[in-house]
RNA sequence: CUCAUCCAGAGGGGCAGAGGGACCGGCCCGACGAAGCCCCGGCAACCGCGCACGAAACCCAACCCGGUCGAUCGAGGCCGUCGUGCGCAGGUGCCAACUCCGGCUCGCGCGACCUUCGGGCGAGAAAGAUGAG
Numbered sequence: 001c002u003c004a005u006c007c008a009g010a011g012g013g014g015c016a017g018a019g020g021g022a023c024c025g026g027c028c029c030g031a032c033g034a035a036g037c038c039c040c041g042g043c044a045a046c047c048g049c050g051c052a053c054g055a056a057a058c059c060c061a062a063c064c065c066g067g068u069c070g071a072u073c074g075a076g077g078c079c080g081u082c083g084u085g086c087g088c089a090g091g092u093g094c095c096a097a098c099u100c101c102g103g104c105u106c107g108c109g110c111g112a113c114c115u116u117c118g119g120g121c122g123a124g125a126a127a128g129a130u131g132a133g
Base pairs, nucleotide, nucleotide: 001133002132003131004130005129006128011040012039013038014037015036019029020028021027023103024102025101026100041095042094043093045092046091047090048088049087050086051085052084053083054082055081065080066079067078068077069076099127104124105123106122107121108120110118111117112116
């Protein structure tokens, strides 16, 4: 930089001692112990591995996903690609609150008020986080 995901899930102990939730505003968490470090445990999003089932898309002039073995018109075996589901927990990650909520734009409706503000709902963007490349 590109792409995907972000309303699911999952905490105890030890050391330590005042911060933490990216930023700003809010609202929270924190001496019944924050950050950080260590140990143990857990979760399962992505990658990986295994199993089962399938063929939507891509490709093709067109149908069966593609190839191959096998045969002879009918299945089936094997390999590969992709998808779905389940499992494992190897790599990364994660284990308060939807990414805690909002921030910018648009739409709907409400209250003030007079053409702006406040709060509500919804859609998108930005920013951020994580993974893969």
Molecule: SAM riboswitch aptamer (S box leader)
Organism: uncultured Jatrophihabitans sp.